[in-house]
RNA sequence: GGGGCAUUAGCUCAGCUGGGAGAGCGUUUGGUCGACAACCAAGAGGUCGGCGGUUCGAGCCCGUCAUGCCCCA
Numbered sequence: 001g002g003g004g005c006a007u008u009a010g011c012u013c014a015g016c017u018g019g020g021a022g023a024g025c026g027u028u029u030g031g032u033c034g035a036c037a038a039c040c041a042a043g044a045g046g047u048c049g050g051c052g053g054u055u056c057g058a059g060c061c062c063g064u065c066a067u068g069c070c071c072c073a
Base pairs, nucleotide, nucleotide: 001072002071003070004069005068006067007066010025011024012023013022019056027043028042029041030040031039049065050064051063052062053061
């Protein structure tokens, strides 16, 4: 220098053919128990890596940049 993959909650990750942003773990509150653990219920927590574009509408499509990993030279 060229190419590929990944980037979504604190962590690990899903998200179909463009229209609801989610799960598990963690965390907070309440319940249960003599108490702890476990269990049950409810909640908080997200500029979906940045910018731009397409579209009535983008986590998803296109361009570019950034970071990480891999391959080629």
The RNA shown here (transfer RNA) has 73 nucleotides and comes from Bacillus altitudinis. It matches the Rfam family "tRNA". By type it is a transfer RNA. Its mean pLDDT, the model's own confidence on a scale to 100, is 81. NCBI's taxonomy places the organism under Bacteria, Bacillati, Caryophanales, Bacillaceae, Bacillus altitudinis complex.